[in-house]
RNA sequence: CAGGCCCAGGGUGGAGAGUCCCGGAGUGAGAACUCCGGGCGCCGAAGGAGCAACAGCCCACCAAUCUCUCAGGCAACGAGGACAUCCUGGGGCGC
Numbered sequence: 001c002a003g004g005c006c007c008a009g010g011g012u013g014g015a016g017a018g019u020c021c022c023g024g025a026g027u028g029a030g031a032a033c034u035c036c037g038g039g040c041g042c043c044g045a046a047g048g049a050g051c052a053a054c055a056g057c058c059c060a061c062c063a064a065u066c067u068c069u070c071a072g073g074c075a076a077c078g079a080g081g082a083c084a085u086c087c088u089g090g091g092g093c094g095c
Base pairs, nucleotide, nucleotide: 001094004093005091006090007089008088009087010086011085012084013083018040020039021038022037023036024035025034026033027032041074042073043072047070048068049067050066
């Protein structure tokens, strides 16, 4: 110390899958809406978990957008959202 790298915050973009079925309660003239519980089906891009080769004497260790779905999610809206990009602040690995 501009850029690369790391950390934090903010802006923008950001997918997938049920307006499923049953029961209860509330509002309501009713339709319908909301909440709770249960059932089956489904999604992967918060988080979590699992695994390869190389390297390595051997063992151990060792990744993901792969795999699993514990968690989370499945009309729209909204929230969340890996990741990408821009901005701000910090660090000073590296130079």
This is a predicted structure of a 95-nucleotide RNA (Glycine riboswitch aptamer) from Nocardioides insulae DSM 17944. The coordinates come from a structure-prediction model, not an experiment, and the mean pLDDT is 81. The model forms 90% of the base pairs in the Rfam consensus. It matches the Rfam family "Glycine riboswitch aptamer". Its family is annotated with glycine biosynthetic process in the Gene Ontology. From the family's description: This family represents the bacterial glycine riboswitch.